[in-house]
The part of an RNA shown here (small-subunit ribosomal RNA, central domain) has 350 nucleotides and comes from a metagenome.
Context: one part of a larger RNA
RNA sequence: CUGGGCAUAAAGGGCGCGUAGGCGGUCAGGCAAGUCGGUUGUGAAAGCCCUCGGCCCAACCGAGGAACUGCAUCCGAUACUGCUUGACUUGAGUGCGGUAGGGGAGAGUGGAACUCCUGGUGGAGCGGUGAAAUGCGUAGAUAUCAGGAGGAACGCCGGUGGCGAAGGCGACUCUCUGGUCCGCUACUGACGCUGAGGCGCGAAAGCCAGGGGAGCGAACGGGAUUAGAUACCCCGGUAGUCCUGGCCCUAAACGAUGGGCACUAGGUAGUGGGGGGUCCGAUCUUCUCACUGCCGGAGCAAAUGUGUUAAGUGCCCCGCCUGGGGAGUACAGUCGCAAGGCCGAAACUC
Repeated sequence: CUGGGCAUAAAGGGCGCGUAGGCGGUCAGGCAAGUCGGUUGUGAAAGCCCUCGGCCCAACCGAGGAACUGCAUCCGAUACUGCUUGACUUGAGUGCGGUAGGGGAGAGUGGAACUCCUGGUGGAGCGGUGAAAUGCGUAGAUAUCAGGAGGAACGCCGGUGGCGAAGGCGACUCUCUGGUCCGCUACUGACGCUGAGGCGCGAAAGCCAGGGGAGCGAACGGGAUUAGAUACCCCGGUAGUCCUGGCCCUAAACGAUGGGCACUAGGUAGUGGGGGGUCCGAUCUUCUCACUGCCGGAGCAAAUGUGUUAAGUGCCCCGCCUGGGGAGUACAGUCGCAAGGCCGAAACUC
C1' cells in the first nucleotide's frame, strides 16, 4: 500500500454551520502539467530468468542474451483529467405571487383542577388498603357554599396529523424572528456536494448565584408486608421539579439505518400547495409537486426483514469497526466549580 464491512452480529459522529482538503454540469478555443506513443542517454558488477559451454552429473563455475517494470532528454498525440479564455442554463441561488404549521424568542391574558387562608351551613368521622395502621378531626375535620391568595400544567380538538437539523415543540392574543412547500419562469451564471480541525446548538438529571414553591417528590421519618424488607403498598416530606443569569455536554441523543445526486414495478391512505373538468359557491372527479404512513414486486439479505422515505443499482465526501474479558478502566493531556466529560491503552487471561 492492499481487503471486507457498519438496521438487529464489532462498527454512523447526538445535531447543525463551515475552514483546509477531496470530488464536481453543458459547449467551444488555447496550453500540454497528468496521460499515451516514439528517440537518445542512463539504469555498475554479481544475482534472478533464457540459451550455450566447463568439472562423469549436480551444487558450483564460465560466456552470451534478456530483464532491470525507473529516471532524464528531445520529438509527437490531445480523447480524458488539469490549467486558462470565452459562452450556456438543466445544478445551485435570487426575485415576484401565494401557502400550511405545537418552528424559535419576548410581553400579556384566560378557564378547569389543586392546595392554603377567611367566613357560612353542619356535627363525627375522614382518609387510606388486599386487609390495616401510621396520619387528619369536637381547638369542629371530611362534605358543602361564598370570598380571597398562590404556583404549576394547559383537558376536549388530537389524528399511524403538523413543524423543526437534532435535542424537541401543544390554552389564547399581540410584537419580533427562522425555515419549508407550490406557482411564474424575470434575474445571476456552476456561485455546487461533502467536510479533518474549528465554532454553535444540544432531553433529563446535576452544579453556582438570586428569586419562587401549589401539586408531585430522590434523600429522610413513620405505618404496614415479610424469615428479614435499607423495597414494592400507605401517611408525611427536603433537595429538585418552576423563573432569571451562568455552567455541565451526557442518553436505548433510536429509524439502534451519516450527508448529497441519479436511476429502478405497482396498490392504498393522510397532510399541504397547484392545474384541468361541471355557470358561481359547496362538493365530486382527474392530473401534478412536496411531505408523512401502510401493503407489496424485482433485487438485496444469514434470517428477521427491507423494498422510489432502500437495507436495490451506481458515483462523491466524512465518521467508525477488526475476537471475549481486562475497560470506556489506568496513565498522560485537555475541559469542568464539582459531579465528571473528551481522548483512550497495556500486562494478564479465555
Its mean pLDDT, the model's own confidence on a scale to 100, is 89.